[in-house]
Context: one part of a larger RNA
């Protein structure tokens, strides 16, 4: 000088940031992850039509509503810092040893079959949790079959790079090998010919490959920390072949072979730590930290394991072990705040079980819109910065009171009263934003596909619709000096001096050091000095 700061005294306003550093202790309660009916089938309400034995049934619907197969999402966000001294981090390369949903863009295709198992019915079992058996059915859900190459695979062949294994760009030939459909419109073609489709369109989405973007995976140099009162350490332990395992190199894991392999330039052991942009301090070199923000790692009650899937440490998935907690009809289930509040307990010590999706950003969907304790906001707390206020001006016969005195008087001190203004804050009253722009939806303009004045896709200008904060923040206005100063400290260091009481006694003290009867250093007054809504200690650190 700094602080995520505690504590003691004091405490008027505002903005913008902060806010469990300790128990990675234990948690009650509510809310954080869903979303698609334009994949699909059967169903509850509702409302219409018809039918009717009046019990009900049938049949439509841009209507709604929870579950159910299915698509996508749930690996993102948001949390902690326990572990980890490591390629975990930060730079720089390298992958010719590799993946990659969604998005762009570019080439090509979507032919024709089949069999199930949920919901749904109906038997059981169970206290529940939930199971288990027949039987029916759809599909962008599962499976064969065609079809196809610039994909993989194996032979062969040119060209050009290469770390000389091998990549790329081609020719030939064999074998593998894919897919789905919905919505809107509309009769140009095509059937049937009234109109409607399996037709034609337009839109989304489906396969296959080939680029890109952004994303991850691995491989090495360099770099950063204590101890040597730790000196040796190492059997998958170094290499090697083969093999299995991966998207992928590798002892990644096996078999065999061989006897390697690291170390005083600190191996190996132990303590200690998330790392870094950065933050604090210092002229700087440095030293100490790594809270908020940002980027990477790890982690989710311990501890191990694999599914699904482009991607998994899968925090709000699955087993299975263990500690704990809850139910229980004792046979058996349930649970996971190191998401946001929030409770309890540790501590000196850290907030609201608040609003709202209006913005901004994510999921999902054609949209509309839904979901978002992400975010935006609002409480609470002088923890911190920063800004204003708590009055201006004038006013000596220099009141009183209060301290002192050498008793004259000094000092408080233009301070007070008085008299004259002035209105920032808080207070009452009235007006009140920006933040909104997208999306949609309705006009109209230009263009693509298209038969097309349907339609739908892109797009220029208008209009309408949407605000948690919040009747806020400004702005006007009324009244009124009215509602707003404290702390510490005064021996020297170090700015500020008397008096009483005390009597090595209470005490004070950062160092030095005061205190034993005249204490500027203890305790109160009276002044004074600094700092000010703060001052003061504490603790750390420079």
């Nucleotide at each position: 000088g700094a602080c995520g700061a505690a504590c003691g005294c004091u405490g008027g306003c505002g903005g913008c940031g902060u806010g469990c550093u300790u128990a990675a202790c234990a948690c009650a309660u509510g809310c954080a992850a869903g979303u698609c009916g334009a994949g699909g089938g059967a169903g509850g309400c509702c409302g219409g039509a018809c039918c009717u034995u009046c019990g009900g049934g049938u049949c439509c619907g841009a209507g709604u509503c929870g579950a159910c197969c299915g698509g996508c999402g749930g690996a993102c966000g948001g949390g902690u810092g326990a572990g980890u001294a490591a390629c975990a981090c930060g730079u720089g390369a390298c992958u010719a040893a590799c993946c990659u949903a969604c998005c762009u863009u570019c080439g090509g295709g979507a032919g024709g079959g089949g069999g199930a198992c949920a919901a749904c019915c109906u038997g059981g079992g169970g206290a529940a949790a939930c199971c288990c058996g027949g039987g029916c059915u759809a599909a962008u859900a599962c499976c064969g079959c065609a079809u196809a190459a610039u994909g993989c695979g194996c032979c062969u062949u040119g060209a050009u790079c290469a770390u000389c294994g091998g990549a790329u760009c081609g020719g030939g030939g064999c074998a593998u090998g894919a897919a789905a459909g919905a919505g809107g419109g509309c009769c140009u073609c095509u059937a049937c010919u009234u109109g409607u489709a399996a037709g034609c369109u337009c839109u989304c989405g489906c396969c296959c490959g080939a680029a890109g973007a952004g994303g991850a995976g691995g491989u090495c140099g360099c770099g950063g920390c204590g101890u040597a009162u730790c000196a040796g350490c190492u059997a998958g332990u170094u290499g090697g072949u083969g093999a299995g395992g991966u998207a992928a190199u590798g002892g990644c894991u096996c078999a065999c072979c061989a006897a390697g392999g690291c170390u005083a330039c600190g191996a190996c052991g132990c303590a200690u730590a998330g790392c870094g942009g950065g933050u604090c301090u210092g002229a700087g070199a440095g030293g100490a930290c790594g809270a908020u923000c940002c980027g990477c790692c790890a982690c989710a009650u311990u501890g191990g394991g694999a599914c699904u899937g482009a991607g998994a440490u899968a925090c709000g998935g699955c087993c299975c072990a263990g500690a704990c907690u809850c139910c229980u009809a004792c046979g058996g289930g349930a649970g996971g705040c190191a998401g946001c509040a929030g409770u309890g307990g540790g501590g000196a010590a850290u907030u609201u079980u608040g609003c709202u999706c209006a913005a901004u950003g994510u999921g999902c969907g054609a949209a509309a819109g839904c979901c978002u304790g992400a975010c935006g906001c609002a409480g609470c707390g002088a923890c911190g910065c920063c800004g204003c206020g708590u009055g201006u001006g004038g006013g000596a016969g220099g009141a009183a009171g209060c301290u002192u005195u050498u008793c004259g008087g000094a000092g408080u001190g233009u301070a007070a009263a008085c008299c004259a203004c002035u209105g920032u804050c808080a207070g009452g009253g009235g007006g009140g934003a920006a933040g909104a722009a997208c999306a949609u939806c309705g006009a109209c303009u230009g263009u693509g596909c298209a038969a097309a004045u349907a339609g739908u896709g892109c797009u220029a200008u208008c209009g309408a619709c949407u605000g948690a904060c919040g009747g806020u923040a400004c702005c006007c206005u009324c009244a009124a000096a009215g509602g707003a100063a404290g702390c510490a400290c005064c021996g020297g260091c170090u700015a500020a001096c008397u008096c009483c009481g005390u009597g090595c006694c209470a005490g004070c003290a950062g160092c030095c050091g005061c205190g034993g009867u005249a204490a500027u250093a203890c305790g109160g007054a009276g002044g004074g000095u600094g700092c000010a809504a703060g001052c003061g200690u504490u603790g750390u650190u420079c």